[in-house]
RNA sequence: CACUUACAAGGAAAGUCAGAGGGAAUGGCACAAUGAGGCCUUGGCAACCUUCCGGAGUUUAGGAAACAGGUGCCAACUACAUCCUGACAAAUGUCGGGGAGAGAUAAAUC
Numbered sequence: 001c002a003c004u005u006a007c008a009a010g011g012a013a014a015g016u017c018a019g020a021g022g023g024a025a026u027g028g029c030a031c032a033a034u035g036a037g038g039c040c041u042u043g044g045c046a047a048c049c050u051u052c053c054g055g056a057g058u059u060u061a062g063g064a065a066a067c068a069g070g071u072g073c074c075a076a077c078u079a080c081a082u083c084c085u086g087a088c089a090a091a092u093g094u095c096g097g098g099g100a101g102a103g104a105u106a107a108a109u110c
Stems, first nucleotide, its partner, number of pairs: 002109001004107003013042003017038001021031001023029001025082003043074003048070002050065004055060001078102001083098006
């Protein structure tokens, strides 16, 4: 990188370095020299892998733990919209419902 499965309205930031864009695409929108995004250090969140218990009964519902181990995460619902649709409005918008695609992460395989 490819493929499969799962998942997302919750949760959790300080310091150093460095100095310009970053928020995946497009659009608007928000963030950003009162220093964003990023590296590193420390701290934390969570519970995918993990450990334990366990109904059930042949492959899994559920519950607990977070000392240690592999990841992840710590602005905004995956920040919002993008396709279909309902109501209102008639300024092409506002509010709501449903799905797909894409992306992120984890686990497994190659």